[in-house]
């Protein structure tokens, strides 16, 4: 230098054939239960979907550039 994959909640991830009010599990917080804790049950909060543009009536999803991580190939020494 060329190519591929990944980036979504505090963590692990789904969604990625464009239709939207963005989800699950775990965790956090509150309540119920209990003498207390744990377990169990109920509820609540938490996200500029890596960043910036573009296409579109509409983008987490498509296109372009960039950033970070992992992997493969090449070049120099």
């Nucleotide at each position: 230098g060329g190519g591929g994959c990944u980036a979504u909640a505090g963590c692990u991830c789904a969604g990625c054939c464009g239709g939207a009010u963005a989800g699950a599990g775990c965790g956090a917080c509150g309540g119920c239960c209990u003498c207390c804790u744990a377990a169990g049950c109920c509820g609540u909060a938490g996200g500029u979907c890596g960043c910036a543009g573009g296409u579109u009536c509409g983008a987490a999803u498509c296109c372009u550039g960039c950033u970070a991580g992992c992997c493969c190939c090449g070049c120099c020494a």
Molecule: transfer RNA
Organism: Salifodinibacter halophilus